[in-house]
RNA sequence: AGAGUUUGAUCCUGGCUCAGGAUGAACGCUAGCGGCAGGCUUAACACAUGCAAGUCGAGGGGCAGCGGGGAGGAAGCUUGCUUUCUCCGCCGGCGACCGGCGCACGGGUGAGUAACACGUAUGCAACCUGCCCCUGUCAGGGGGACAACCCGCCGAAAGGCGGGCUAAACCCGCGUACAUGCCACCGGGGCAUCCCGGAGGAAGGAAAGGCUUCGGCCGGACAGGGAUGGGCAUGCGGCGCAUUAGGCAGUAGGCGGGGUAACGGCCCACCUAACCGACGAUGCGUAGGGGUUCUGAGAGGAAGGUCCCCCACACCGGUACUGAGACACGGACCAGACUCCUACGGGAGGCAGCAGUGAGGAAUAUUGGUCAAUGGGGGAAACCCUGAUGCAGCGACGCCGCGUGAGUGAAGAAGUAUUUCGGUACGUAAAGCUCUAUCAGCAGGGAAGAAAAAAAGUCCACAGGACUUUGGACGGUACCUGACUAAGAAGCCCCGGCUAACUACGUGCCAGCAGCCGCGGUAAUACGUAGGGGGCAAGCGUUAUCCGGAUUUACUGGGUGUAAAGGGAGCGUAGACGGCUGUGCAAGUCUGAAGUGAAAUGCCGGGGCCCAACCCCGGAACUGCUUUGGAAACUGUACAGCUAGAGUGCAGGAGGGGUGAGCGGAAUUCCUAGUGUAGCGGUGAAAUGCGUAGAUAUUAGGAGGAACACCGGUGGCGAAGGCGGCUCACUGGACUGUAACUGACGUUGAGGCUCGAAAGCGUGGGGAGCAAACAGGAUUAGAUACCCUGGUAGUCCACGCCGUAAACGAUCAUUAAAAGGUGUCGGGGGGCCAAGCCCCUGGGGGGCGGGGGCAAAGGCAUUAAGUAAUCCACGGGGGGAGGACGUUCGCAAGGAAAGAAACUCAAAAGGAAUGGACGGGGACCCGCGCAAGCGGUGGAGCAUGUGGUUUAAUCCGAAGCAACGCGAGGAACCUUACCCGGCCUUGACAUCCCGAUGAAUGUACAGUAAUGUGUACAGGACUUCGGUACAUCGGAGACAGGUGGUGCAUGGUUGUCGUCAGCUCGUGUCGUGAGAUGUUGGGUUAAGUCCCGCAACGAGCGCAACCCCUGCCCUCAGUAGCCAGCAGGUGAAGCUGGGAACUCUGAGGGGACUGCCCGGGAUAACCGGGAGGAAGGCGGGGAUGACGUCAAAUCAUCAUGCCCCUUAUGGCCGGGGCUACACACGUGCUACAAUGGCGGAAACAGAGGGAGGCAGCCCCGUGAGGGUGAGCGAACCCCAAAAAUACCGCCUCAGUUCGGAUUGUAGUCUGCAACCCGACUACAUGAAGCCGGAAUCGCUAGUAAUCGCGAAUCAGAAUGUCGCGGUGAAUACGUUCCCGGGUCUUGUACUCACAGCCCGUCA
Repeated sequence: AGAGUUUGAUCCUGGCUCAGGAUGAACGCUAGCGGCAGGCUUAACACAUGCAAGUCGAGGGGCAGCGGGGAGGAAGCUUGCUUUCUCCGCCGGCGACCGGCGCACGGGUGAGUAACACGUAUGCAACCUGCCCCUGUCAGGGGGACAACCCGCCGAAAGGCGGGCUAAACCCGCGUACAUGCCACCGGGGCAUCCCGGAGGAAGGAAAGGCUUCGGCCGGACAGGGAUGGGCAUGCGGCGCAUUAGGCAGUAGGCGGGGUAACGGCCCACCUAACCGACGAUGCGUAGGGGUUCUGAGAGGAAGGUCCCCCACACCGGUACUGAGACACGGACCAGACUCCUACGGGAGGCAGCAGUGAGGAAUAUUGGUCAAUGGGGGAAACCCUGAUGCAGCGACGCCGCGUGAGUGAAGAAGUAUUUCGGUACGUAAAGCUCUAUCAGCAGGGAAGAAAAAAAGUCCACAGGACUUUGGACGGUACCUGACUAAGAAGCCCCGGCUAACUACGUGCCAGCAGCCGCGGUAAUACGUAGGGGGCAAGCGUUAUCCGGAUUUACUGGGUGUAAAGGGAGCGUAGACGGCUGUGCAAGUCUGAAGUGAAAUGCCGGGGCCCAACCCCGGAACUGCUUUGGAAACUGUACAGCUAGAGUGCAGGAGGGGUGAGCGGAAUUCCUAGUGUAGCGGUGAAAUGCGUAGAUAUUAGGAGGAACACCGGUGGCGAAGGCGGCUCACUGGACUGUAACUGACGUUGAGGCUCGAAAGCGUGGGGAGCAAACAGGAUUAGAUACCCUGGUAGUCCACGCCGUAAACGAUCAUUAAAAGGUGUCGGGGGGCCAAGCCCCUGGGGGGCGGGGGCAAAGGCAUUAAGUAAUCCACGGGGGGAGGACGUUCGCAAGGAAAGAAACUCAAAAGGAAUGGACGGGGACCCGCGCAAGCGGUGGAGCAUGUGGUUUAAUCCGAAGCAACGCGAGGAACCUUACCCGGCCUUGACAUCCCGAUGAAUGUACAGUAAUGUGUACAGGACUUCGGUACAUCGGAGACAGGUGGUGCAUGGUUGUCGUCAGCUCGUGUCGUGAGAUGUUGGGUUAAGUCCCGCAACGAGCGCAACCCCUGCCCUCAGUAGCCAGCAGGUGAAGCUGGGAACUCUGAGGGGACUGCCCGGGAUAACCGGGAGGAAGGCGGGGAUGACGUCAAAUCAUCAUGCCCCUUAUGGCCGGGGCUACACACGUGCUACAAUGGCGGAAACAGAGGGAGGCAGCCCCGUGAGGGUGAGCGAACCCCAAAAAUACCGCCUCAGUUCGGAUUGUAGUCUGCAACCCGACUACAUGAAGCCGGAAUCGCUAGUAAUCGCGAAUCAGAAUGUCGCGGUGAAUACGUUCCCGGGUCUUGUACUCACAGCCCGUCA
């Protein structure tokens, strides 16, 4: 000293929370010792029991009890002793009694009290003071009573009554005396009343003795003084509510009296009508106050337990008595409540003293011992009393100190935890060895605290002094010493961030944690446990409370345009603040001195307990108050002056400033009349409505109300609200000029008063238009709305209320000074050879842009939100809520002013700005996105996939685009993961060990539904002959195995936006920052492609290019391909020789680059056109997919963490299923026909495949195919027929010679096997369907459409998929709209990002 938390991120505002310290604490876990402190905070609740105030015999009368003595009697006997009885107060003493002092202290508590109660400083000329000290004087002489006691009586008791005796330091007179007040005198003093001293007069009040060693001591009375303790008064100070604003009748004062120690309405009679209060009276609530304590850097804030001072109280309320002192804690009386006793008639009691009990409570101790010390009361003293005190006991309640060991010790033991299985950690830790002994335990010794006073004794220089002895609750305690053993002594909290400290397992939004943020939904460092670690330590945590952090009430030290916050505006009262000069005063201020500020506490220095805590001594401090000397700048105050502030006068012009009266035209509506005919009106479209009884339209005339077009303008005026046709009257303010007058008259302004849009209210008018409410018509799911047709209050006027608003510049008023620019409104001064729509200039108003400065930023910026000053107002998290109660105002509305709380937010609510995303916001651009076209889908039948349903099973996955002819490029068995049944258990597969065998393996047979199994035969290598390698079988266990789970634990791979043009970085710059810039802008492009500009300059991933195919040419090569020329040759034929030209093949090159020309553009990039060229502006196609998004898909391709199964969730086999079928959807095929179908005959490809293969020719079969097996591992042979097309012929619009589903029969082929469940063939059968609703898909050229061919997979099984070529179109005006995307910009309360957020109602 800060930190966490609002956001995707940022800055700010702002609250919440944490880290610190503290406590009379409590609770949880734990606990070895000691020292010092502290210990009912709650029920001032109730209390059993004991104790807490007595003492004096040296005041007195006495003698109940005790002891002694004396006298007498009796008994016993050791005849002088014991016991006992009676008498004597004679002695020691002494219960009760009279008397004295004390009991008013000490001790407790904090209920009450907001008060002179407390603190502090003063005053008393308005007072008292026992015991103590000093001084002076006195103590003479009389009298009297009442207790105890005795007698009697009443009562249960408590207690009481009557009669009688008696003493005193008890009580009362007399004498004497200096009280006191009165009368008058003198002197002195003072702040008024007055005070002090002296002398005189009259009135008037004292006393007590006791003891004695005879020395004296203790007392008594009066007066004066001192000391101490009190009483009273005053200034100042310290609490909450104004939703308490008025209070008050003894009230305020006076005069007179009473009362008191004393002043005083303290009390009383009379008189006056005052007095207190916004500087907060009164009321209500709360509370003992202070020294101090805690916290804090301080200023402050909070507290008042222990200790000290003061106050108050003593069951509650009241009252006095006694006394120096009380209105009296352990006194009295009365009343009340409560408890107890009772014989029912009456009585007793007061722990907030110390212990203790009950109750209350989270919670607070022993019914201890002692007066040894300190102190108190009494006493001459001894001494007695003392629950004050000093000690002990209990409880870690706090502070402080000590210990639980120290050294060495690596085989890094065992164990535990973890692990990638190698290790790592606990850890030198332990054990072991060496050593020490504080504390506790044992034993021995053993204090200080004691100074005395006093007593006894001795001595001396003798009112006294010195020495010795006696005397300790704590306590055989502290302390010291010895012996003994590491032996007896460690826990608690925490480990996600804040905040030091991490792993494993369990759990699975469960159980739980949590101070805030937040953790937990199967890999939790946040829950629980364990290991480890961190912190503190005889404690550790939690809870509660206070201060701090919080500058979050801001004096130190904050704010108010948008975060909470400027009053709607003005006038003005109190108050606050206030110009220049001079003089005085000295209240504030400054300075010197003095008094006080108790002690303790705190601080500094020192000392004592071993140290510390603790205690003691000294110092400074206690920031305050009071008194007094001085200063006079500033503030204040008094006086005198000034003119710069302010105001007045005079001269001007500007203006929707205000009030009243009058006037005007346009328009709407209505009325009358004319013309005129079928509609008008209204809307997105309509309808309600109006109109043939004549509307709308149009013409003329009239009525009436309201508002004033154009001018008109970031123009004017006004304090604000607000003000707009013209004229007149009355009237307010501002401005300019002038400088005659006043002379600070000023500024602000709590309360107060006035004004105050619209709506609304009251009374009376007025009412054209408009128009809440209302009615109807529409819209709609509904439509109590938006739209339409009507329409009443109201809008207008007069008068009176209301008093609000986003009454806003969300910015209070005033003053001063501090850069400039520009235009504008009204007035003034000046300049010009030029007279203007000119220029310069001083002041006022209203704007814009902008600098310093300010601000969180956006922004403000001489009209400040800057720099300063004054005054007022307002705010302190969000909601609840501008709501309740109370008050005030109003006719009411009800409105308004002022204005809480409960509760709530598992903490935010906000301001400004930033990146994105989004918008039924804007601009620009692109895409078969739309449009323009062509062909489809959706309807039919079938194929295929999916959903659903069914099933023993219909294995699993994929799910909008981007799942659905998808994984699957091919399920009859196998595949296969599913179901049923049978079987195996180290296993079908891998590694290791042991034993046996010599094989393994193959073939055949048997057996089974099948696998497993059995039998027979065939069937090896090396060797030192032990065996080895290898293999099989058997066995044991480590382990295998899992298409079991999690794609939300993962790798890899893939889809998608999207082949969209984007995504970023470095440095620099700007910004407090997130970020921005670059990448935006002007052009251009398919493109962030390129050019230009620019606080940017560069770079990377993407784009493009580099790669492949294709289109033209060239070179090289020439078989199995080719055949122009030459020769041979056939029925025909590149068939042969040969050729290397052409085609082609396949290797290498060339070619295209806006290179050339014209035009446009900016002279650029680039665009348009042209030439040449096979190809032209990217020639066409492919491969190539940036940063990222979708927790997108896949654990069932594979890999893989974790979890799960282990005679099964693994393995083998047979059969079944994945092929089901009321339905629904997707993708396809074939069609519905004549641009066609069928038959015949004829022609032209490309790219592929082929040995477990492709298969020619030939033969057989209607055919699928069969037989045979030439050729070919393929530019050679084969698959192989290309088809559409062209030609010839038939069909003639029909459910057909269209269409082919379905079905029947008979076959073919593959295969172990075609029943479930294959394809094909032939014959027969011949369904739906006549072009498809809403909706929807593809395609921009060799494309769509259409036609066939091939291949992969594959035994067989394509309408699918991947390829290939043939024929070969139409259309694109254009970018408004739908969809998707890009860039810029704008709004946002979204950021999981519009499938967002969020409001209300209901459950």

Notes:
The prediction has a mean pLDDT of 84. A computed fold for a 1403-nucleotide RNA from an uncultured bacterium, annotated as small-subunit ribosomal RNA.